[in-house]
Context: one part of a larger RNA
RNA sequence: UGACGGGGACCCGCACAAGCGGUGGAGCAUGUGGUUUAAUUCGAAGCAACGCGAAGAACCUUACCAAGGCUUGACAUCCCGAUGACCGGGCAAGAGAUUGCCCUUUUCUUCGGAACAUUGGUGACAGGUGGUGCAUGGUUGUCGUCAGCUCGUGUCGUGAGAUGUUGGGUUAAGUCCCGCAACGAGCGCAACCCUUAUUUUCAGUAGCCAUCAUUAAGUUGGGCACUCUGGAAAGACUGCCGGGGACAACUCGGAGGAAGGUGGGGAUGACGUCAAAUCAUCAUGCCCCUUAUGUCUUGGGCUACACACGUGCUACAAUGGGUGGGAACAAAGUGAAGCGACCCCGCGAGGGCAAGCAAAUCACAUAAAACCAUUCCCAGUUCGGAUUGCGGUCUGCAACUCGACCGCAUGAAGUUGGAAUCGCUAGUAAUCGCGAAUCAGAAUGUCGCGGUGAAUACGUUCCCGGGUC
Numbered sequence: 001u002g003a004c005g006g007g008g009a010c011c012c013g014c015a016c017a018a019g020c021g022g023u024g025g026a027g028c029a030u031g032u033g034g035u036u037u038a039a040u041u042c043g044a045a046g047c048a049a050c051g052c053g054a055a056g057a058a059c060c061u062u063a064c065c066a067a068g069g070c071u072u073g074a075c076a077u078c079c080c081g082a083u084g085a086c087c088g089g090g091c092a093a094g095a096g097a098u099u100g101c102c103c104u105u106u107u108c109u110u111c112g113g114a115a116c117a118u119u120g121g122u123g124a125c126a127g128g129u130g131g132u133g134c135a136u137g138g139u140u141g142u143c144g145u146c147a148g149c150u151c152g153u154g155u156c157g158u159g160a161g162a163u164g165u166u167g168g169g170u171u172a173a174g175u176c177c178c179g180c181a182a183c184g185a186g187c188g189c190a191a192c193c194c195u196u197a198u199u200u201u202c203a204g205u206a207g208c209c210a211u212c213a214u215u216a217a218g219u220u221g222g223g224c225a226c227u228c229u230g231g232a233a234a235g236a237c238u239g240c241c242g243g244g245g246a247c248a249a250c251u252c253g254g255a256g257g258a259a260g261g262u263g264g265g266g267a268u269g270a271c272g273u274c275a276a277a278u279c280a281u282c283a284u285g286c287c288c289c290u291u292a293u294g295u296c297u298u299g300g301g302c303u304a305c306a307c308a309c310g311u312g313c314u315a316c317a318a319u320g321g322g323u324g325g326g327a328a329c330a331a332a333g334u335g336a337a338g339c340g341a342c343c344c345c346g347c348g349a350g351g352g353c354a355a356g357c358a359a360a361u362c363a364c365a366u367a368a369a370a371c372c373a374u375u376c377c378c379a380g381u382u383c384g385g386a387u388u389g390c391g392g393u394c395u396g397c398a399a400c401u402c403g404a405c406c407g408c409a410u411g412a413a414g415u416u417g418g419a420a421u422c423g424c425u426a427g428u429a430a431u432c433g434c435g436a437a438u439c440a441g442a443a444u445g446u447c448g449c450g451g452u453g454a455a456u457a458c459g460u461u462c463c464c465g466g467g468u469c
Stems, first nucleotide, its partner, number of pairs: 008469006015460002019424005026314008034305002042053002064300007073125001077124002079121006088103006106115003127289002130287003136283002138278003141274001143272001148187006154163003167178003193266004198234007207224003212221002237260001240254005316417001321376002325372002333364003338357002343352003383414001388409007430452007
């Protein structure tokens, strides 16, 4: 000078408390450990590993295993020789990679050759998801969006260092005010950025429909008022009033206002910490392999299963329930090797035909909870849907290992969950559907979108984390 303390003072945070809903018990999904295996590829490990890398393992991916091949190589440059093709198509062998055969067959030209391609040889080399993240770059997590971290000059101290940055107030904030041997400055805070909430103006199609006419329908004529869209602008600044305060900063209340004291949300992450993570995104030093630790292929594995843990989904039902029926109201997206209406067929998954749309035009696309009546009557049930059998649909060379979905049948555990533990303060929790990325197919995951829409916060004694002295 720091760090630490079951030292003190002050302050903050869904940290506790007050509430609401979960996890922990069940079934399943998914990740991990363990075990097993020829292989179950590798990494991640308290918070900050475990629905994590993986925004999607049937083959491919794929790095793992078995078997079969190749050795200047699947890929790059250079040297020498040969050929004129290569590509493409067919036949045969083979599990395939591959091998053999057949068909087809260049350009320029000064006729020396050159270009290009294939093949053979030779070595220089290629190649490595092999090791080391404790040799590294880059990137990332974390404390933490916490309010801190520093510097110049000056002053003090023999010096390490201190001061400034402490103190009195105040703030979300080292935010601001006042004081002060300090005076200033920088990185952070805040603001500038995006979005959302209000209004004005400009524009009016593919959007909208108040008035007029019209229709089954904003469908058509018409109109651009409204909604909406997207350019420009306004608006919020403690600006105004009152109380408190030190005549300050600021704070409490009020007015006006769509919005009030940072309006809500996002992006933005200081100096540093953890030899934190990553050599498997990529790059890279050193080490290692070089007829193999490289490379190609077929099949298998990553999907195993006495078990243990994490994260989720579905439930256990009747105040918000199950069943069949009626009839409403979104937002945000996506679409050409695509989205695919209507119509027909099928109980259905889906199939057939095929209009429109590079999309404010067409399509995905009926939002679902909610609402209206109906039935069930507290049961392991008309709850719950696991599991299993049979029959199908779709994608795709190919669904056995190992896909999703549909129909019929089957109808397990489960009656609200021990110790313990998690999330959340408002359009939030809870609940309800919709979409997208990845993607041939394959979400209960992830990322977004809207619908309905609460309870509680006395307070800071205690638990946890953090800040200042």